Record summary
Predicted 3D model of a 72-nucleotide RNA (transfer RNA) from a Verrucomicrobiales bacterium. The same sequence occurs in records of 2 taxa.

Parts: sequence; C1' cells; structure tokens
RNA sequence: GCACCCAUAGUUCAACGGAUAGAAUGUCGGCUUCCGAAGCCGAAGAUAUAGGUUCGAUUCCUAUUGGGUGUA
Repeated sequence: GCACCCAUAGUUCAACGGAUAGAAUGUCGGCUUCCGAAGCCGAAGAUAUAGGUUCGAUUCCUAUUGGGUGUA
C1' cells in the first nucleotide's frame, strides 16, 4: 500500500429497518443496621464523526477517524 473485521452507559454485552435503545456489573440516593457488609427500592448514565437512502436507521450505503487481523 491492499483486503477483511470491529466501534452502543464507567466496564462487559444485547437490540427482524418500527414501543421511551435493554441487561449484568459499577456509581449515587433511600430503606434496613449500633456501624458496616449483604438484601430491597429508586435515580443518573450510551449508538465514533459527517453525509446519503427510507414514511422511519443502532441496523442499509459512502467518506473520515480510531483499534485489530491477514498479505507482498
């Protein structure tokens, strides 16, 4: 250089083109406790960026950025 794969909560992962993007764990608050831990209840938190297709895009297409693999 070329080809292929990946990018979604702090972390690990889901999500037939159509419900308010969901779960575990973590964080915060409350209940409980003499204080903690555990347990229960609640809250905040995400689609890499920019365009395009579509009535509708996390999903399809293009470009860019970042990461990984292969190849002379």

Its Rfam family is "tRNA". Gene Ontology term of the family: triplet codon-amino acid adaptor activity. By type it is a transfer RNA. The coordinates come from a structure-prediction model, not an experiment, and the mean pLDDT is 81. The sequence is in RNAcentral, with records from ENA.